[in-house]
Molecule: transfer RNA
Organism: uncultured Clostridia bacterium
RNA sequence: CGGGGUGUAGCGCAGUUGGUAGCGCACGUGGUUUGGGACCAUGGGGUCGGGAGUUCGAACCUCUCCACCCCGA
Numbered sequence: 001c002g003g004g005g006u007g008u009a010g011c012g013c014a015g016u017u018g019g020u021a022g023c024g025c026a027c028g029u030g031g032u033u034u035g036g037g038a039c040c041a042u043g044g045g046g047u048c049g050g051g052a053g054u055u056c057g058a059a060c061c062u063c064u065c066c067a068c069c070c071c072g073a
Base pairs, nucleotide, nucleotide: 001072002071003070004069005068006067007066010025011024012023013022019056027043028042029041030040031039049065050064051063052062053061
């Protein structure tokens, strides 16, 4: 320098003919227990790496930038 991939909740991930963003673990509260753990119930938390564009509508399509990984030179 060229090509490709990834970026979604604290962590790991899912989410496609574009239509109000989910799961597990973790966390808070309550129950159970002498207490802890386990188990049960319930709850909070993200505007989807940044910006712009297309569209009635974008995590999803287009452009650009950033970070990380892989391949090539």